[in-house]
RNA sequence: ACGAAGAAAAGGCAAAACACGCGAAAACGUGUUACGCAAAACCACCGGUCUAAGGAUAAUACUCUAUUUAUCUACGACAGCGGAGUCACCGUG
Numbered sequence: 001a002c003g004a005a006g007a008a009a010a011g012g013c014a015a016a017a018c019a020c021g022c023g024a025a026a027a028c029g030u031g032u033u034a035c036g037c038a039a040a041a042c043c044a045c046c047g048g049u050c051u052a053a054g055g056a057u058a059a060u061a062c063u064c065u066a067u068u069u070a071u072c073u074a075c076g077a078c079a080g081c082g083g084a085g086u087c088a089c090c091g092u093g
Stems, first nucleotide, its partner, number of pairs: 002093001006089001012037002017032005035080001041086002045083003048078003054073006
């Protein structure tokens, strides 16, 4: 450097729930905890998913302004949905 594997050793990560914080929401952070994980490490580039504050369109009410409802929309998220990319632990050949 490359291939296969996660048996052993040393360790690592942390779903859901609950509490607190944060956010318009989805989500996220910390603590308790342990569903699982051999990349459950990093990264929103591609596909996918979630949300819709703001914006657009339509309708409603009103009367020239604001509200409500419906649909669409990411510039907000998800790496523990799949792929690409980057880096990495122990041991073996």

The RNA shown here (c-di-GMP-I riboswitch aptamer) has 93 nucleotides and comes from Colwellia sp. C1TZA3. It matches the Rfam family "c-di-GMP-I riboswitch aptamer". Rfam describes the family as follows. GEMM was predicted in a large-scale screen for bacterial structured RNA regulatory elements. The prediction has a mean pLDDT of 78. The sequence was found by an Rfam model in a public genome assembly. The source organism's lineage runs through Bacteria, Pseudomonadati, Pseudomonadota, Gammaproteobacteria and Colwellia.